[in-house]
Context: one part of a larger RNA
RNA sequence: CUCUCUCUAAGGAACUCGGCAAAAUAGCCCCAUAACUUUGCGAGAAGAGGUUCCUCUUCACAUCACAAAGGGGUCGCAGUGACCAGGACCGGGAAACUAUUUACCAAAAGCACAGGUCUCCACAAAGUCGUAAGACCAUGUAUGGGGCCUGACGCCUGCCCAGUGCUGGAAGGUCAAGGAAGUUGGUGACCUAAUGAUAGGGGAGCCAGAAAUUGAAGCCUCGGUGAAUGGCGGCCGUAACUAUAACGGUCCUACGAGAGCAAAAUUCCUUGUCGGGUAAGUUCUGACCCGCACGAAAGGCAUAACGAUCUGGGCAUUGUAUCGGAGAGAGGCUCG
Numbered sequence: 001c002u003c004u005c006u007c008u009a010a011g012g013a014a015c016u017c018g019g020c021a022a023a024a025u026a027g028c029c030c031c032a033u034a035a036c037u038u039u040g041c042g043a044g045a046a047g048a049g050g051u052u053c054c055u056c057u058u059c060a061c062a063u064c065a066c067a068a069a070g071g072g073g074u075c076g077c078a079g080u081g082a083c084c085a086g087g088a089c090c091g092g093g094a095a096a097c098u099a100u101u102u103a104c105c106a107a108a109a110g111c112a113c114a115g116g117u118c119u120c121c122a123c124a125a126a127g128u129c130g131u132a133a134g135a136c137c138a139u140g141u142a143u144g145g146g147g148c149c150u151g152a153c154g155c156c157u158g159c160c161c162a163g164u165g166c167u168g169g170a171a172g173g174u175c176a177a178g179g180a181a182g183u184u185g186g187u188g189a190c191c192u193a194a195u196g197a198u199a200g201g202g203g204a205g206c207c208a209g210a211a212a213u214u215g216a217a218g219c220c221u222c223g224g225u226g227a228a229u230g231g232c233g234g235c236c237g238u239a240a241c242u243a244u245a246a247c248g249g250u251c252c253u254a255c256g257a258g259a260g261c262a263a264a265a266u267u268c269c270u271u272g273u274c275g276g277g278u279a280a281g282u283u284c285u286g287a288c289c290c291g292c293a294c295g296a297a298a299g300g301c302a303u304a305a306c307g308a309u310c311u312g313g314g315c316a317u318u319g320u321a322u323c324g325g326a327g328a329g330a331g332g333c334u335c336g
Base pairs, nucleotide, nucleotide: 001331002330003329004328005327006326007325008324010322014320019317027051028050029049031047038152053073054072055071056070057069058068075079087315089313090312091311092310093309100110115150116149118147119146120145121144127136128135129134154301155300156299158232159231160230163229164228165225166224167223168222169221172220173219174218178214179213183209184208185207186206187205190201191200192199193198233251234250235249236248237247260294261291272288273287274286275285276284
């Protein structure tokens, strides 16, 4: 010097991103316990007292004993005498909860969850795997099964169907492969030129081409649908101080954000402004609303309980710090 511990005057977080670490609390008995609340909780709330040993009494009896209660006494600094063995309180955010997760840097506000809505599916189900046979679903049958979303409970869940989806309709438009009336061309026995090369014509059949017409879904079209995907305006003016604008005008749109909340896990400007807390507060908390860029199941707002959750404050307590010091053990180092 490093590590693991013990003690430390005075004050007690002045340390620090932050009380990280340490200290403190602690068992049992008794008394006493608030707000809030889903009446179950909260709660071991908080807080106060007792605790060794001896002896007597009650319970208590034929006898013995535990426990409890009461009286008297004794010793120590200290009686759960060592070990073992909750720190607690007041606010706020998010998530209801128990559970679960990144085996080896993240345990959480993430995932799940009970509950909620929507949607598909009538059984040879829908959905999934497989080319298929076949299998799961399920030896289940709508109080069932599959899928997306939301996430206890409570109060609620607004407007827009123009776009994109989904769904329904069938009058009309468009429309493939395939079929196809008729038609065109090639070849063609044969005929003609004239006897040949050759040229012109040409029955049936075969081949090829385009084609009137027929032809489903889809798309166009007409409706519905938001706990489907999504969206929920701009400019200008106006009140007898000023300021502001209940009000008016105008443009655009499918409709222009109604409840609730709001500098928020969302606020750039921003340490917004005001109140509280401090001597002093970029954090915290209560409000305001000018929401860059909240908003209602990608849920909105509240919420008792729960927690190795995040965040602010004070109490207790302390070597975290002022600022160090002393000691023990282990290692290093030096000497041997």
Predicted 3D model of a 336-nucleotide part of an RNA (large-subunit ribosomal RNA, domain IV) from Capsicum annuum. The prediction has a mean pLDDT of 86. The organism belongs to Capsicum, within Eukaryota.